[in-house]
Context: one part of a larger RNA
């Protein structure tokens, strides 16, 4: 920009794109076959190996604004508590991301024309022939069917509503995300932070006080401190504005 008013919302599917795999046991059956030895077809089940694809409930792994422990050294005057030093080291560790190391799923079932093959019917050629005319059945393969993507399919495709409302700009922000876009909001509000409670993480803060010459234990104390989690709350910030489209 087009699809010949505009939007929004669900759609049909030309077309095109993934994927399509490969054991092993068991049961039928120690049957059929075969002197034996040995040993099936066809069905029917279980459990697997490679890929895949989702996801974070397990089990892991990381988690540099979490929370503990320890050494030097600086600095808050000192003591004692803290801070900073490439996350000083190191011990654990919640959201989140994330692994065939984890977990669930996935290849089916079926239907159509065939292939090689096997076949009914048949003459030419009074027989015979699966073919010359007709007809059937047959593969992990081929179109379908499963998944996805899709009307720039310029053949631009339907439906249903609305048309006086509907979007941008700005802001608050994350199920999104280099920017755009997308979601979720904008006081008629729970959208972020703040608060409070709860999860969940660490492991028992400080001060005081008791025991002890003292390191140091022990009570207050399952404490104290805490990013991402959950719910509640307008405190604090989404204010006022301005633009387009018709």
């Nucleotide at each position: 920009c087009g699809u010949u008013u505009g939007a929004u919302a669900c759609u049909u599917g030309a077309g095109g794109g993934a994927a399509u795999u490969c054991g092993a046991c068991c049961c039928u059956a120690g049957u059929a076959c075969g002197a034996g030895a040995g040993g099936a077809c066809c069905g029917g089940g279980u459990u697997g190996a490679a890929c895949g694809a989702a996801u974070c409930u397990c089990u892991g792994g990381u988690c540099u604004a979490u929370c503990g422990g320890c050494u030097u050294u600086c600095u808050u005057a000192c003591c004692a508590a803290a801070g900073g030093a490439a996350u000083g080291c190191c011990g654990a560790g919640u959201a989140g991301c994330u692994a065939u190391u984890a977990u669930u799923c996935g290849g089916u079932c079926g239907g159509g024309a065939u292939a090689a093959g096997c076949g009914c019917u048949g003459a030419a050629a009074g027989c015979a022939u699966c073919u010359a005319a007709g007809c059937g059945c047959g593969a992990a393969g081929c179109c379908c069917a499963c998944c996805c993507c899709a009307a720039g399919a310029u053949u631009a495709g339907g439906u249903a509503u609305c048309a006086u409302u509907a979007c941008c700009c700005c802001c608050u922000a994350g199920g999104a995300g280099a920017u755009g876009a997308c979601u979720a909001g904008g006081u008629u509000g729970a959208u972020a932070g703040g608060u409070u409670u709860c999860a969940g993480g660490u492991g028992u803060a400080a001060g005081a006080c008791c025991a002890g010459c003292a390191a140091u234990g022990g009570u207050u104390u399952c404490a104290g401190c805490c990013g991402a989690g959950a719910a509640a709350u307008a405190c604090u910030a989404a204010u006022u504005g301005g633009g387009u489209a018709g």